[in-house]
Order: sequence, then structure tokens, then C1' cells
RNA sequence: GGAGUCGGCCAGGCAACCGCGGCACCGCAGGGUGUGGAGGAAAGUCCGGGCUCCAUAGGACAGGGUGCCAGGUAACGCCUGGGGGGCGUGAGCCCACGGAAAGUGCAGCAGAAAAUAAACCGCCGAAGCAGUUUUUGGACUGCUGGUAAGGGUGAAAUGGUGUGGUAAGAGCACACCGCGUCGGUGGCAACAUUCGACGGCUAGGUAAACCCCACCCGGAGCAAGGCCAAAUAGGGGAACCAUGGCGUGGUCCGCGCCGUUCCCGGGUAGGCCGCUUGAGGUCUGUGGCGACACAUGACCCAGAUGAAUGGUUGUCCACGACAGAACCCGGCUUAUCGGCCGACUCCUUCC
Repeated sequence: GGAGUCGGCCAGGCAACCGCGGCACCGCAGGGUGUGGAGGAAAGUCCGGGCUCCAUAGGACAGGGUGCCAGGUAACGCCUGGGGGGCGUGAGCCCACGGAAAGUGCAGCAGAAAAUAAACCGCCGAAGCAGUUUUUGGACUGCUGGUAAGGGUGAAAUGGUGUGGUAAGAGCACACCGCGUCGGUGGCAACAUUCGACGGCUAGGUAAACCCCACCCGGAGCAAGGCCAAAUAGGGGAACCAUGGCGUGGUCCGCGCCGUUCCCGGGUAGGCCGCUUGAGGUCUGUGGCGACACAUGACCCAGAUGAAUGGUUGUCCACGACAGAACCCGGCUUAUCGGCCGACUCCUUCC
């Protein structure tokens, strides 16, 4: 100098004027003064929790989810550290990473054969049958057959190399490599192993296919839920009045309906609470590789409900992206102009 990897941060600045909603104070009031007013994702609503109500939700079944190990956490499908596998020269990145020896299922095309594995080409002619030839030994042809070493198909064809062996071959045998099982050793564990013994290797792939195993999950959600509470209509009760009217009936009794006043409770409109002090952020210290935890100090940082957080002007620059709270919090994912900082890797050149 070039190319890259990982982590963190900012998200136009300043000024003036006008405006909007929160809080505090002042004012009888209109209003005034002060103070503070969106995000790293406020988003998607995909996970996890707090909180609230429901029938306290214990067990079982169904259903759903998670899936290497250890730790962190209120909890998680998140995070940290580690193991294993894959990619990269490397910094580093990616992984749905339990079980295929419980059972069931599935595999297009190609190919002879795709799982009770399989003879298309090739190789062989030891064994059996038939034939030709030959004095015999033998040689040759065909069939039955043997053969998974070679070719070819495929994503995938029963481990690889070599030697022996054989009719040709083959873990058939042996050596080395690989694989597996058991033991030892190291590690909390996943797992590792330059350790020892054994097994010729039997048992292909697929579980974000059914399934099996282990663990987790009650449901609904702030329009949750609680309080105050009109008008109108309807409900319940008490008192009062003509002992009245209407209906039933031939009549009486009886039964039903009709009046006025007051009280009660439910509930609607409306208002209030829930509502933002919280698993809160942060300085310093301690413990830990780390996620994080603990101690201490100081801090308060939107809370609306037709729903505020804006507009205009000036000026500067690198000319400004994605986007906007609605009960709260921890995550993940997705969107995003431009720029800054730190750590690290590789290549090249010079000293």
C1' cells in the first nucleotide's frame, strides 16, 4: 500500500419564531412560567416471561414445542464457553448436532440390480451336462454355472492400498490404514485418546416421513381487569289512593292487568385507576475465560386516548436512510443514507 474478518458507536448540527400533548408551580378565569417529550429497530407479532382474570389448572390421555455438553437467566427456541462435523491460506464463518440394531413407510430419472441387494458388458471354464477334435494326456464350443477385481448407471452399489491365494475372483488369508465393541487414561460432561485387547466388518440412505426416547407447555389477554356512575327503558321492594276501572263470569268470591311517591340493585354513556420506579439504565469496585452476578454511589429518562412528539426561516456540512411508542420487559428476525472507533488476519514492498 492492497484485500478482508469480528465487535462497538452515531443516525444531520446550531440559532430564532410559531404550535402540540405530560408534569410542577402561579392565577377566580382566559392563561402564564419552568421542565422534560420516540427508536436501534418503537416494526414483524416469531419465541420467552411479568401482570390480570377464569373453574387453584394435581395426575393421565390428546395436541404442540425443544433436541451435542456445561453454564448464565425470571424464562426462552436467547446468550456465553466448550465438544463434534463442514467451509476458508487465515482472522473467522455455518450446522434441526438424540435414536435407522423396536416397528412401519419412501426413493423420480438412469441402471442388470435401490435392500431378502443385484450378473448388462467383462473375467473364468475348476465342478456338472452335451458336442467337436485327438492314440492318450489334453485342447476347443455351447449350456448349467462361478465371479462384485475391472467397465458402465446413479445422489447413493456392502471400506481402501498392497501381497498371497484362485479356474477367475472375493476379508478368502495376511500387513498397514479406516471402522466398530470393551477396558484403561484425561475431562463435571459432550467427547478425546500417539494406550491395551477383541471383532474381518455383520447392521446402506431417509426421522423439518410416521414413529421411539428425554425434557417443557392450563386457557385467554390491558378491548386483561378494578372503581365511581347519569338520562331513558325495564326489574325488585315499601307506602299511599278511588275499595276505583278493565278482562274472565249469569252473579259473588277469586285470579290477572292498570295509578302516584320513595327506596334498592344490575348495567349503558361518561369519568378514574391499571399507566409506567422497572427482572430499570449507569459510574466505580469485586468474583468469573465469558454470558453474568454481587456490593456501593449518584440518577429518573414519553405516557397520549381522536390519541402530542411538529412546522417555518436562516446558516454550515460529508446533503441526511429505514422508519414512529399505545401494559411492560428479555430475545430473535427483518428494513436501513452515510460515517467513526477498536481488535485481528492474509498478500506485496521498503528499512
Overview: This is a predicted structure of a 351-nucleotide RNA (Bacterial RNase P class A) from an Acidiferrobacterales bacterium. The source organism's lineage runs through Bacteria, Pseudomonadati, Pseudomonadota, Gammaproteobacteria and Acidiferrobacterales. Its Rfam family is "Bacterial RNase P class A". Rfam classes the family as a ribozyme. The prediction has a mean pLDDT of 76. Of the family's consensus pairs, 94% are formed in the model.